[in-house]
RNA sequence: UUGUUAUCACGAAAGGCAGAGGGACUAGACCCGUUGAAGCCUUGGCAACCCUACACUUGUAGAAGGUGCUACAUUCUACCGUAUUUAUGUACGGACAGAUAACUC
Numbered sequence: 001u002u003g004u005u006a007u008c009a010c011g012a013a014a015g016g017c018a019g020a021g022g023g024a025c026u027a028g029a030c031c032c033g034u035u036g037a038a039g040c041c042u043u044g045g046c047a048a049c050c051c052u053a054c055a056c057u058u059g060u061a062g063a064a065g066g067u068g069c070u071a072c073a074u075u076c077u078a079c080c081g082u083a084u085u086u087a088u089g090u091a092c093g094g095a096c097a098g099a100u101a102a103c104u105c
Stems, first nucleotide, its partner, number of pairs: 003103006013043005021032003026078004044070004049066002051062004074097001079094006
């Protein structure tokens, strides 16, 4: 990288280097950014997917190790359905896509 399954409205900082962008793609919005973006390094922290213990297979606890994450709901919308609204819209559900983990090709 391919595929499958699960989760994604909770949670979580600072320092150094660096120097203009960033929030996955496309489009539209909105937000963050020289009061320092992206990226790299160090130390914390959050989570509990693998893992450990007890249970028994739906659970409870833990956080050494493997990981991931640490602005805004996966920042919001887009495709479909239902309800509602005079209408613009709004709410709920589903799908597509994305992210992470485990297994697998």
This is a predicted structure of a 105-nucleotide RNA (SAM riboswitch aptamer (S box leader)) from Neptunitalea chrysea. The model forms 100% of the base pairs in the Rfam consensus. It matches the Rfam family "SAM riboswitch aptamer (S box leader)". Gene Ontology term of the family: regulation of gene expression. The organism belongs to Neptunitalea, within Bacteria. The coordinates come from a structure-prediction model, not an experiment, and the mean pLDDT is 82. It was read from a public genome assembly, where an Rfam model found it.